FMN riboswitch aptamer (RFN element), 115 nucleotides, folded computationally. Its Rfam family is "FMN riboswitch aptamer (RFN element)". Rfam's curators write: The RFN element is a highly conserved domain that is found frequently in the 5'-untranslated regions of prokaryotic mRNAs that encode for flavin mononucleotide (FMN) biosynthesis and transport proteins. The prediction has a mean pLDDT of 85.
RNA sequence: AAUAUUCUUUGGGGCAGGGUGCAAUUCCCUAUCGGCAGUAAAGUCUGCGAGCCGAAAGGCUGAUUAGGUUAAUUUCCUAAACCGACGGUAAAAGUCCGGAUGGAAAAAGAAUAGG
Repeated sequence: AAUAUUCUUUGGGGCAGGGUGCAAUUCCCUAUCGGCAGUAAAGUCUGCGAGCCGAAAGGCUGAUUAGGUUAAUUUCCUAAACCGACGGUAAAAGUCCGGAUGGAAAAAGAAUAGG
C1' cells in the first nucleotide's frame, strides 16, 4: 500500500409568460429539469438506486436518431426528437402538496486491524 471492520458527513432538479374555463403551476401554446457506478464526458448504452406489486421468496419498471470530429463517443459538437412512480387536488401533474426532518444506489473522510 492492498484489504477488512466500525464510525462520521454528504447524497434529486424543475412551470417564468400566455390561452380556455366556475375552477387548471394538472388541459392547450410556450418554458423548464435530469440521482449513482461503468465507459471518450450519458435523463434515452450497460448495470444500480428510487418507485410499484407481493406475507415472503421473488417479480415488474420510461425514453434517440441523423450528420460531424476522433485511435476511440447512441456520452463531445451541430440538428431534430423522445421520456418521466404512487397518493392528493375546484380539472387530467416530471415541475404543486404529501409519504419524506424518511430511505437508497453511491461519494468523501476518520479510527482500528493489517507487512